[in-house]
Molecule: transfer RNA
Organism: Bacteroidia bacterium
RNA sequence: GUUGCUGUCGCCAAGUGGUUAAGGCAUCUGUCUGCAAAACAGAAACCGAAGGUUCGAAUCCUUCCUGCAACU
Numbered sequence: 001g002u003u004g005c006u007g008u009c010g011c012c013a014a015g016u017g018g019u020u021a022a023g024g025c026a027u028c029u030g031u032c033u034g035c036a037a038a039a040c041a042g043a044a045a046c047c048g049a050a051g052g053u054u055c056g057a058a059u060c061c062u063u064c065c066u067g068c069a070a071c072u
Stems, first nucleotide, its partner, number of pairs: 001071005007065001010025003018055001027043005048064005
């Protein structure tokens, strides 16, 4: 340099066009407790960036960026 794959909360991870973006661990708050732990309830993400298509985009298209692999 070329090709392919990848990017969703602190970490892992579902979601493949339809309006509330599942779940697990962790964190924080509350209840409980003499104090903790455990248990229970609750809180926090507009999806790598910018454009485009669409009534509607995490999802489709383009470019760029990060990481990985193969080729050279």